Description:
The RNA shown here (transfer RNA) has 74 nucleotides and comes from a Chloroflexota bacterium. The organism belongs to Chloroflexota, within Bacteria. The RNAcentral record of the sequence draws on ENA. Rfam family: tRNA. It is annotated as a transfer RNA. Rfam's curators write: Transfer RNA (tRNA) molecules are approximately 80 nucleotides in length.
[in-house]
RNA sequence: GGGCUCUUAGCUCAGGUGGUUAGAGCGCCGUUUUGACAUGACGGAGGCCGGAGGUUCGAGUCCUCCAGAGCCCA
Numbered sequence: 001g002g003g004c005u006c007u008u009a010g011c012u013c014a015g016g017u018g019g020u021u022a023g024a025g026c027g028c029c030g031u032u033u034u035g036a037c038a039u040g041a042c043g044g045a046g047g048c049c050g051g052a053g054g055u056u057c058g059a060g061u062c063c064u065c066c067a068g069a070g071c072c073c074a
């Protein structure tokens, strides 16, 4: 220098071919259970989806640029 992939909750990840309220597991908080802890049960908080533009009636999902991470080639 060229090519490809990834970037969604604190962590690990889902989110067929754009569609209306963005989810799961673990973790965290509360209640319950216990003499107490753990486990279990029930409930809850927490993300506007790496950043900026664009297309569209509508974008996490398509396009462009930028940033970061990884892999391959030279």
Base pairs, nucleotide, nucleotide: 001073002072003071004070005069006068007067010026011025012024013023019057028044029043030042031041032040050066051065052064053063054062